RNAcentral holds the sequence, with entries from ENA. A computed fold for a 403-nucleotide RNA from a Bacteroidota bacterium, annotated as Bacterial RNase P class A. The coordinates come from a structure-prediction model, not an experiment, and the mean pLDDT is 76. The gene name in the source record is rnpB. Its Rfam family is "Bacterial RNase P class A". Rfam's curators write: Ribonuclease P (RNase P) is a ubiquitous endoribonuclease, found in archaea, bacteria and eukarya as well as chloroplasts and mitochondria. On this family, see Frank and Pace, Annu Rev Biochem 1998: "Ribonuclease P: unity and diversity in a tRNA processing ribozyme".
RNA sequence: GCUUUCGGUCGCUCUGUCGCGGGGGCGUUUCGGCGCUUCCGAGGAAAGUCCGGACAACGUAGAGCACCACACCACCUAACGGGUGGGGUCCGGUUUCGGCCGGGCACAGCGAGUGUCACAGAAAACAACCGCCCCGUCAGGGGUAAGGGUGAAAACGUGCGGUAAGAGCGCACGGCGUCUCCGGGCAACCGGAGGGGCGGACAAACCUUGUGGGUUGAAAUGCCGCGUACAUCUCGAUUCUUCCCUUUCGGAAGAGCUGGGUUGCUCGCCCAGUGUGCCUUCCCCGGAAGGCCGUCGGGAGGGGUAGGCAGCUCGACCCUGCUCGUGAGGGCAGGGCCAGAUAAAUGACAGAGGCUCCCCGCCUCGGGGAGUACAGAAUCCGGCUUACAGACCGGAGGCGAUG
Numbered sequence: 001g002c003u004u005u006c007g008g009u010c011g012c013u014c015u016g017u018c019g020c021g022g023g024g025g026c027g028u029u030u031c032g033g034c035g036c037u038u039c040c041g042a043g044g045a046a047a048g049u050c051c052g053g054a055c056a057a058c059g060u061a062g063a064g065c066a067c068c069a070c071a072c073c074a075c076c077u078a079a080c081g082g083g084u085g086g087g088g089u090c091c092g093g094u095u096u097c098g099g100c101c102g103g104g105c106a107c108a109g110c111g112a113g114u115g116u117c118a119c120a121g122a123a124a125a126c127a128a129c130c131g132c133c134c135c136g137u138c139a140g141g142g143g144u145a146a147g148g149g150u151g152a153a154a155a156c157g158u159g160c161g162g163u164a165a166g167a168g169c170g171c172a173c174g175g176c177g178u179c180u181c182c183g184g185g186c187a188a189c190c191g192g193a194g195g196g197g198c199g200g201a202c203a204a205a206c207c208u209u210g211u212g213g214g215u216u217g218a219a220a221u222g223c224c225g226c227g228u229a230c231a232u233c234u235c236g237a238u239u240c241u242u243c244c245c246u247u248u249c250g251g252a253a254g255a256g257c258u259g260g261g262u263u264g265c266u267c268g269c270c271c272a273g274u275g276u277g278c279c280u281u282c283c284c285c286g287g288a289a290g291g292c293c294g295u296c297g298g299g300a301g302g303g304g305u306a307g308g309c310a311g312c313u314c315g316a317c318c319c320u321g322c323u324c325g326u327g328a329g330g331g332c333a334g335g336g337c338c339a340g341a342u343a344a345a346u347g348a349c350a351g352a353g354g355c356u357c358c359c360c361g362c363c364u365c366g367g368g369g370a371g372u373a374c375a376g377a378a379u380c381c382g383g384c385u386u387a388c389a390g391a392c393c394g395g396a397g398g399c400g401a402u403g
Stems, first nucleotide, its partner, number of pairs: 001399010012353007020041009043374001047385002050383005055217004062267004067213005072086005087107001088105007108208002113206002115202003129148002131144005156174006175198002178195007221310004232300007239255006256274007275293001277292007317336008354372007
């Protein structure tokens, strides 16, 4: 110097003319506006709408089941599935073999149950194809996981003993996981000693354990204005008991029924309605049954409006300094105001200059050409993920040249 990877920062500038949205001021007005002037006017992702919150509403939203999400530890934070630091494990490099550096990891449990493991292979979990050993005249029977073979994966590794041949069958060393004790650490975990073990993998397979989750989402919600149809069809309820005042009218409570709300189901809870008005029939003459009307509620279908204001942008906000912390971040002080549109403003044209690449050129200077990305607020905020011309900084690895 080039390149790969990981992390971080920035992501064009100025001038002129015309234009757009919002706030303030002044003038004018037929009170609808209009004109002049001044200030402000997209992003690191405004995106995907994937997590978490603020805020608001749903008749305060309880229990069980189901469902969904997450899963090493500590910390940060309003909160999180995010972040920081640490631990463990895997990969790469390096090593003086003690470690060190860089990167990845949804990283609880398969010593509860169930299930799956393509092809090949005898066998994919309590295995006998070849081989080895024993018995047997043969056919065949039995033992054996040391050797061969298949496979992504084959039943702890090496050695010695042992055996008919073998085998953790026994022993030594090593590996793995579990339990107890000791030491270090807040903890995950690490180191040491000892006991008893070693017949696989997979939970982004069902599942188990633990933790968390009410729903909706600015088209939320509140107010004003305009307009309309209490039309029509259909379904359901319109019941019972007790008490108070009792002159009646009426009022209260409980149960039942119907409907609605509570993410799904069940229960529970809450809310609303529940005239006994008219007609007919029956009988035991005070009730029962049926029908009609009315009322209430659900549904279908139809009709109307689709304008304005608030919510709305001052906020877990931004900048600088000091300070505490390894860090994410916390605290204090000073300063700043930074889009609020609603079919949706933030632009167009011209000129000049940056930056990168290529060509001419011996280099500088100079000349010419090309490129300048991804993208576009819509209640707000913290994250994650994705897109991105080009430039810069840092860590690690590789290659090459020169001193």